[in-house]
Context: one part of a larger RNA
Molecule: small-subunit ribosomal RNA, 5' domain
Organism: Akkermansia muciniphila
RNA sequence: GGAUGAACGCUAGCGGCAGGCUUAACACAUGCAAGUCGAGGGGCAGCAUGGGGAGUAGCAAUACUCUCUGAUGGCGACCGGCGCAAGGGUGCGUAACGCGUGAGCAACUUGCCCUCAUCAGGGGAAUAAUCGCUGGAAACGGCGUCUAAUGCCCCAUGGCGAUGGAAUCAGGCAUCUGGUUCCAUCUAAAGAUCCGUCGGAUGAGGAUAGGCUCGCGUGACAUUAGCUUGACGGCGGGGUAACGGCCCACCGUGGCGACGAUGUCUAGGGGUUCUGAGAGGAAGGUCCCCCACACUGGAACUGAGACACGGUCCAGACUCCUACGGGAGGCAGCAGUGAGGAAUAUUGGUCAAUGGCCGGAAGGCUGAACCAGCCAUGCCGCGUGAAGGUCAGUGCCCUAUGGGCGUUAAACUUCUUUUGUGCGGGAGCAAUAAGGUCCACGCGUGGGCCGACGAGAGUACCGUACGAAUAAGCAUCGGCUAACUCCGUGCCAGCAGCCGCGGUAAUACGGGGGAUGCAAGCGUUAUCC
Numbered sequence: 001g002g003a004u005g006a007a008c009g010c011u012a013g014c015g016g017c018a019g020g021c022u023u024a025a026c027a028c029a030u031g032c033a034a035g036u037c038g039a040g041g042g043g044c045a046g047c048a049u050g051g052g053g054a055g056u057a058g059c060a061a062u063a064c065u066c067u068c069u070g071a072u073g074g075c076g077a078c079c080g081g082c083g084c085a086a087g088g089g090u091g092c093g094u095a096a097c098g099c100g101u102g103a104g105c106a107a108c109u110u111g112c113c114c115u116c117a118u119c120a121g122g123g124g125a126a127u128a129a130u131c132g133c134u135g136g137a138a139a140c141g142g143c144g145u146c147u148a149a150u151g152c153c154c155c156a157u158g159g160c161g162a163u164g165g166a167a168u169c170a171g172g173c174a175u176c177u178g179g180u181u182c183c184a185u186c187u188a189a190a191g192a193u194c195c196g197u198c199g200g201a202u203g204a205g206g207a208u209a210g211g212c213u214c215g216c217g218u219g220a221c222a223u224u225a226g227c228u229u230g231a232c233g234g235c236g237g238g239g240u241a242a243c244g245g246c247c248c249a250c251c252g253u254g255g256c257g258a259c260g261a262u263g264u265c266u267a268g269g270g271g272u273u274c275u276g277a278g279a280g281g282a283a284g285g286u287c288c289c290c291c292a293c294a295c296u297g298g299a300a301c302u303g304a305g306a307c308a309c310g311g312u313c314c315a316g317a318c319u320c321c322u323a324c325g326g327g328a329g330g331c332a333g334c335a336g337u338g339a340g341g342a343a344u345a346u347u348g349g350u351c352a353a354u355g356g357c358c359g360g361a362a363g364g365c366u367g368a369a370c371c372a373g374c375c376a377u378g379c380c381g382c383g384u385g386a387a388g389g390u391c392a393g394u395g396c397c398c399u400a401u402g403g404g405c406g407u408u409a410a411a412c413u414u415c416u417u418u419u420g421u422g423c424g425g426g427a428g429c430a431a432u433a434a435g436g437u438c439c440a441c442g443c444g445u446g447g448g449c450c451g452a453c454g455a456g457a458g459u460a461c462c463g464u465a466c467g468a469a470u471a472a473g474c475a476u477c478g479g480c481u482a483a484c485u486c487c488g489u490g491c492c493a494g495c496a497g498c499c500g501c502g503g504u505a506a507u508a509c510g511g512g513g514g515a516u517g518c519a520a521g522c523g524u525u526a527u528c529c
Stems, first nucleotide, its partner, number of pairs: 001529004006525005013382006019375002021340001026338003030335003035082003040079002043075002047073003050069008089293003098218008108210002113206007121155004131144005161186011191198002219265003226256003231253004236248003268290004272283004295316005318329004346372001348371003354368001355366004385415004395405004420466006429456001435450007473518005478499003484513005494501002
């Protein structure tokens, strides 16, 4: 000098863009953060509609009230499907195939999506909700009867595959791989409908996503030198989507290490960021990719996918409820609270856009996201006026009838109106959906046009009126280092980054005047280069 997720002191007009618990992975009140589908199903708690009955008012039409009815729209709870493994958070652990980079899988999986092919015949038994009885303070149950499905099961039909056996062809990289034929055994399906569609089963291929293996790279300490018994390998098995001591039985005695094993300490890694001419050094906050974790430890279930942040079970610590028998909970999601700390924000709005899940769609949900709020935390931009302009005076200094500085500075004159205040207008972000219409063809798809919905927001922006009006500080002035004098003090009080100032004329302390530097900031502290 540059830099910062900064803090502190003094000061402070505005806007744009960004950033905002670096400490206690400390504990958490409250609300919200994952639902959706009635075009799978039985139903009907609530709402609305229709129908039946009764009553009240009225001449009546009709209105109102009560009641019955799932008949209709729809729908709490329930069965079922998909989602909840994404998105969001944090950096505890991890020195590791964790990450980066480059390869490999002749050792693998992949729901939803795309393409192609084939198929969907028949039957059965349950169960939730409901209803009845019942236990419990609650959480939550128990028993009995009934019922449905795209829930479950059986039979048929099969293709692929698997297993066993037989024959044959081609290839490679050792175990082998790929193809053809025959025999035996085993295994599929679901309907709904607004008639437009949406779904179901099997196989092959694709896409996407993952799993595993390897080369190289990726901290400190040798004041850590030896480490290892599933340890290293084989054979056989189990297990897995798959390879493998991953696990197991048996057999062998190996394996790693000064090219640093083992141990201890520290640490998420990368893209990148800061600095530097570069080489290098330092850092890994925001954003993106990967990994790990979800009160602590352990475990599996479901599932295409988890060993699962807002799922289950067990153990533990902690907190809460309790009728003392027993129960409930997990903010390292968004806000917010306490604590810790020098220090870090609102218990805000909306699904309008972008995306996600569900749905045929309409739509629903979405603290993802988009916005708004707070903070000079940073970067950038703008302003605090411009031009002209005598005398005198306050202030300060001196060689003191006077001169100099402040100082064109002010007043004053003329002008401007960024900003500000008032008034008026006022966006883009919106593409499209339902629906309509036109066109194309492979005739149910695609395309064109029209066609609602805006949180932000009456915001940005524009116009107009007014009036210099609403807006400057901070640090420094001995040398380094730009900027000097007077007074006070008298080795005191104090200053200080280094050298050093101060003991009676201090440009170094404190104040005044003046000056210099930067400027809505300026200094100090901390850290890195």